[in-house]
């Protein structure tokens, strides 16, 4: 079940942080400082579980939290967690 949760498409909306300095091969390039968090990625908490019996050790476990690896920092394009809505899938939880 006139389809839960989830997926995967399409449409709308969607923030934040350098019009910084340098170089030349002018390439939305390369380095350097100084920023952003909301692609993705690391990390941690109650607790559960073992072992142990010093209330210790270990494992496992969440975010829009934290980290800033990666991405990204005038407009503009691209991207964008997330939310609406539509098609599809799958097929019982939420």
């Nucleotide at each position: 079940a006139a389809g839960a949760c989830a997926g995967c498409a399409g449409u709308a909306g969607g923030a934040g942080a350098g019009u910084u300095c340098a170089u030349u091969c002018u390439a939305c390039a390369u380095g350097a400082c100084a920023c952003c968090g909301a692609a993705g990625g690391g990390g941690c908490a109650a607790g559960u579980u073992g072992c142990a019996c010093c209330g210790g050790c270990a494992a496992c476990c969440a975010a829009a939290c934290u980290c800033u690896c990666a991405g990204g920092u005038a407009c503009a394009a691209a991207g964008g967690a997330c939310u609406a809505c539509u098609g599809c899938u799958c097929g019982a939880c939420g």